This is a predicted structure of a 95-nucleotide RNA (THF (Tetrahydrofolate) riboswitch aptamer) from a Halanaerobiales bacterium. NCBI's taxonomy places the organism under Bacteria, Bacillati, Bacillota, Clostridia, Halanaerobiales. Its Rfam family is "THF (Tetrahydrofolate) riboswitch aptamer". The literature on the family includes a 2010 paper in Chem Biol by Ames et al., "A eubacterial riboswitch class that senses the coenzyme tetrahydrofolate". Rfam 15.1 lists 747 matches to the family in 747 species. From the family's description: Tetrahydrofolate (THF) riboswitch was first reported for Ames et al. as an RNA motif in 5' untranslated (5'-UTR)regions of folate transport and biosynthesis genes in Firmicutes genomes. The model forms 88% of the base pairs in the Rfam consensus.
Formats: sequence, structure tokens, C1' cells
RNA sequence: GAUUGAGUAGAUUUCACGCGUAAAGUGUCUAAAGAUGGGACGUUGCUUUAGAACGAAUGUUUAUGAACUGCGGUGUGAAACUCGCGUCCGCUGUC
Repeated sequence: GAUUGAGUAGAUUUCACGCGUAAAGUGUCUAAAGAUGGGACGUUGCUUUAGAACGAAUGUUUAUGAACUGCGGUGUGAAACUCGCGUCCGCUGUC
């Protein structure tokens, strides 16, 4: 120098433990901020905050304390599986 490969953030499913069902959360839109392969710049996507609109499933038992069962595009963790950075440098293998 050439070539090659790995690694971010995420998606889905299952399990466990919770939360809500007296409606928070999720999802949608707007704005701001943040973290984003080992480094720099940065996009999609992600997270957080604020605002706006929309919006729901309970039932059974009971000793009335509650329990069980459903429900929520529900939270966290684990596992499986999937996807995996644009440019430059770096790293792995080969020449």
C1' cells in the first nucleotide's frame, strides 16, 4: 500500500418480577437537550424533558382486608433470534 473481518444504537419473541385498570403508561404531532463501533465529524434510528391532540376491559370469589382471572400497541431484567453505523483514522486476518 492492497484486501478482508469484527464491533454502536435498535427490532421481534419467550420467561420472570412489577405497574396501571380510581388511566398512569404506550402510540401520534411539535420543540429542546442527550447518548450513540476505539477516536473525530455526522445521518437514520434511540433516549429524556416540555407542550398539544387522541384515547381503553373487565369479570369472579370474598372474611370487604383482599385473592384469582382478563386487559394495556404497560415498566424492568434475563435469554433466544434478527439487524447493524456514512466519511476518515484505528483494530483483526491475508498478501